[in-house]
RNA sequence: GGUGGCCCCCACGUGACGUUAUCUCACCCAACUCCCCCAGGGCAGGAAUGCAGCAAGGGUAAGUGAGCUCUGGCGGGUGCGUGGGGGUCCUUCAU
Numbered sequence: 001g002g003u004g005g006c007c008c009c010c011a012c013g014u015g016a017c018g019u020u021a022u023c024u025c026a027c028c029c030a031a032c033u034c035c036c037c038c039a040g041g042g043c044a045g046g047a048a049u050g051c052a053g054c055a056a057g058g059g060u061a062a063g064u065g066a067g068c069u070c071u072g073g074c075g076g077g078u079g080c081g082u083g084g085g086g087g088u089c090c091u092u093c094a095u
Stems, first nucleotide, its partner, number of pairs: 001093002004090002006087010017075005023067005034059003042051003
């Protein structure tokens, strides 16, 4: 001075674990304001028919609860891999 090993630090990739929701499920559900569909009734019309549209019904948002199978976020005395840096450490080679 070089090879290999071991240990420490950093970055990236990937996985496990934990946690969480913008993920999943259930409930509830717009009497402040949403969307669809609109019985009855209303309006226009001679009629056919058209228009707006309350309740009921359906949906979405919000809310409540549960969960981590999927998706996303976060965490670390976390596994593996790759790269970089370091070490009064070990090994071996050359001079």